Predicted 3D model of a 73-nucleotide RNA (transfer RNA) from an Oscillospiraceae bacterium. It matches the Rfam family "tRNA". The coordinates come from a structure-prediction model, not an experiment, and the mean pLDDT is 80. The sequence was found in a public genome assembly.

RNA sequence: GGGCCCGUAGCUCAGCUGGGAGAGUACCUGAAUGGCAUUCAGGGGGUCGCGCGUUCGAUCCGCGUCGGGUCCA
Numbered sequence: 001g002g003g004c005c006c007g008u009a010g011c012u013c014a015g016c017u018g019g020g021a022g023a024g025u026a027c028c029u030g031a032a033u034g035g036c037a038u039u040c041a042g043g044g045g046g047u048c049g050c051g052c053g054u055u056c057g058a059u060c061c062g063c064g065u066c067g068g069g070u071c072c073a
Stems, first nucleotide, its partner, number of pairs: 001072007010025004019056001027043006049065005
């Protein structure tokens, strides 16, 4: 320098035929218990790495760019 893969909640990840942003866990509140652990119920939390473009509409498509991994040189 080039090819491919990955980047979504604090963490681990799912979601793509383009239209609802989600799960588990963590966190907060409440209930059960004398208390802890635990269980149950409810709740908060996201510029979908970033920018531009296509589109009525983009996590999803195109281009560029940044970071990580891997292979080639």